Predicted 3D model of a 76-nucleotide RNA (transfer RNA) from Raineyella sp. W15-4. Its mean pLDDT, the model's own confidence on a scale to 100, is 81. Rfam family: tRNA. The family's RNA type in Rfam is transfer RNA. The RNAcentral record of the sequence draws on ENA. NCBI's taxonomy places the organism under Bacteria, Actinomycetota, Actinomycetes, Propionibacteriales, Raineyella.
[in-house]
RNA sequence: GGGCGCAUAGCUCAGUUGGUAGAGCACCUGCCUUACAAGCAGGGUGUCAUCGGUUCGAGUCCGGUUGUGCCCACCA
Numbered sequence: 001g002g003g004c005g006c007a008u009a010g011c012u013c014a015g016u017u018g019g020u021a022g023a024g025c026a027c028c029u030g031c032c033u034u035a036c037a038a039g040c041a042g043g044g045u046g047u048c049a050u051c052g053g054u055u056c057g058a059g060u061c062c063g064g065u066u067g068u069g070c071c072c073a074c075c076a
Stems, first nucleotide, its partner, number of pairs: 001072007010025004019056001027043005049065005
């Protein structure tokens, strides 16, 4: 340099045909306990990497950029 992927909650990951962003773990509040843990009840805590485009409407489609993984090529 060329090609193919990935980027969504603190972490690991879902998200169907474009139509109000979710799960598990973790976390917070309350109950329980002398206290802690466990348990029970409640709470999503988010600029969907970023900029733009298409659309009535974009996590989803298109383009650029950034980061990252794999393969190939080149140089030494």